[in-house]
RNA sequence: CGAGAAAGAGAGAUUAUCGCCGGUACCUUUGGUACGGGAGGAAAGUCCGGACACCACAUGGCAUCGUAGCGGGUAACUCCCGUCCACCGCGAGGUGAGGACAAGUGCAACAGAAAGGAUGUACGGGUAAUGCCGUAGUGAAAUCAGGUAAACUCUACGAGGUGCAAGCUCAAAUAGGCCUAUGCUUGAGGACGGCCAGUCCAAAGUAGGCGGGUAGGGUGCUGGAGAGGUGAAGUGAUUCACCCCCUAGAGGAAUGGUAAUUUAAUACAGAAUCCGGCUUAUUUCUUUCUCGGCUU
Numbered sequence: 001c002g003a004g005a006a007a008g009a010g011a012g013a014u015u016a017u018c019g020c021c022g023g024u025a026c027c028u029u030u031g032g033u034a035c036g037g038g039a040g041g042a043a044a045g046u047c048c049g050g051a052c053a054c055c056a057c058a059u060g061g062c063a064u065c066g067u068a069g070c071g072g073g074u075a076a077c078u079c080c081c082g083u084c085c086a087c088c089g090c091g092a093g094g095u096g097a098g099g100a101c102a103a104g105u106g107c108a109a110c111a112g113a114a115a116g117g118a119u120g121u122a123c124g125g126g127u128a129a130u131g132c133c134g135u136a137g138u139g140a141a142a143u144c145a146g147g148u149a150a151a152c153u154c155u156a157c158g159a160g161g162u163g164c165a166a167g168c169u170c171a172a173a174u175a176g177g178c179c180u181a182u183g184c185u186u187g188a189g190g191a192c193g194g195c196c197a198g199u200c201c202a203a204a205g206u207a208g209g210c211g212g213g214u215a216g217g218g219u220g221c222u223g224g225a226g227a228g229g230u231g232a233a234g235u236g237a238u239u240c241a242c243c244c245c246c247u248a249g250a251g252g253a254a255u256g257g258u259a260a261u262u263u264a265a266u267a268c269a270g271a272a273u274c275c276g277g278c279u280u281a282u283u284u285c286u287u288u289c290u291c292g293g294c295u296u
Base pairs, nucleotide, nucleotide: 001292002291003290004289005288006287007286008285009284010283012262013261014260015259016258017257018256020038021037023035024034025033026032027031040268044279045278047277048276049275050274051273052163053162054161055160064159065158066157067156068155069083070082071081072080073079084098085096086095087094088093099154100153104152105151106148107147121136122135123134124133125132167219168218169217170216177210178209179208180207181206182205189201190200191199192198226245228243229242230241231240232239233238
C1' cells in the first nucleotide's frame, strides 16, 4: 500500500427569533407570566419472548404447534455466552433445525442384470433339483443392523385464548324498561255481576326516583427487569454492592420553521401500554487482528 476479519463509537453543537405539546410555580384563572422538559439506533418489520389486563380453566389424556449436541445466563425466549463436533476459508474468522433410520412407512440421479417381496448377469464348482457355493463386474452401499427425519414418523421437553381499540371508572341529551305519587270535571279499558248500581284494578298525562347502555370525561400512561459512574465475582453472557440522575406521554395525534457560526454530520427514518431480543434499512469514524506485496 492492497485485500479481508472482528469488535466499538457517533447520528451534531452554539446563539437569536417565531411557533406546537406536556410539567411545576405564581397571578388579576375559559386565560396569562416565569422556569424547565419534549423521538431512534433502528422509534421500522410486528418475527420471537415476557410484564400487565380480561376471558377460560378439577385432573389426566389425545390432537395441533414449537424446540432439540453438552453446560451456563435470563423475568422469559426460537435470544445470549462458553464449549465439543461437522462444514466453509491459506488465515483472522464464519456457518450449523447438530435427538432417533437398531419400531414402521416412504424416497433416491448416474453406473449396474438387479437398489430390495431379488422376475439374480458372466465364468467356474456343486446338487435329484434350486442363487446352493465361489469369483468377476457397477456403485458410497448388493439378502447389508447402507443414505435420507427443513420425508411421514418416534422420543424428550414446552405451549389455554385474546391484546391497551386490553381493561377499570365517572356519566349527559334522546328513546326504551322498572318503581312511587297524582290522575280533580270527564272517566277510556278491564275484573266481580244475568243487567243496573256498587266495589276493585287502572290507561294517557304530570312530577319524582331507580337501573342498563351510548356520546363525552378520567384512569390504565409511563420511575422503569431504567440511564450513567465506580468497585467486586465470573473465560464470558451476566450478576451483586455503592454513588448519582429523572429522561416524551399525545389522543386525528406536539416534538417544527427561519437566520448565523462551526463541523464529516449528510443518510435511513417519526414514539402511541411497557420491556428483552431477532431481522431489515442507512451514514461517518475508531481500534485490534489476518493474508499478500513493496521499502529500510
This is a predicted structure of a 296-nucleotide RNA (Bacterial RNase P class A). Of the family's consensus pairs, 93% are formed in the model.